RNAcentral holds the sequence, with entries from ENA. Predicted 3D model of a 77-nucleotide RNA (transfer RNA) from a Terriglobales bacterium. Lineage of the source: Bacteria > Pseudomonadati > Acidobacteriota > Terriglobia > Terriglobales.

RNA sequence: GGGCCUGUAGCUCAGUUGGUUAGAGCGCUACCUUGACACGGUAGAGGUCGAAGAUUCGAGUUCUUCCAGGCCCACCA
Numbered sequence: 001g002g003g004c005c006u007g008u009a010g011c012u013c014a015g016u017u018g019g020u021u022a023g024a025g026c027g028c029u030a031c032c033u034u035g036a037c038a039c040g041g042u043a044g045a046g047g048u049c050g051a052a053g054a055u056u057c058g059a060g061u062u063c064u065u066c067c068a069g070g071c072c073c074a075c076c077a
Stems, first nucleotide, its partner, number of pairs: 001073007010026004019057001028044005050066005
């Protein structure tokens, strides 16, 4: 330098052919339960989907550029 993959909650991930409110598990907070802790139960907080732009009535999803991580190839020494 070329090609490919990944990026969504604190962590691990799902998200269908672009469509109505962005979700699950774990974790966290409060309450119930206990003498107390754990387990269990109930409720809740937490995101604008890596960044910017484009297309569209509508983008997590399509396109472009860039950023970060990973894999392969090439080049130099």
Record summary:
Its mean pLDDT, the model's own confidence on a scale to 100, is 81. It matches the Rfam family "tRNA". Rfam classes the family as a transfer RNA. About the family: Transfer RNA (tRNA) molecules are approximately 80 nucleotides in length. Its family is annotated with triplet codon-amino acid adaptor activity in the Gene Ontology.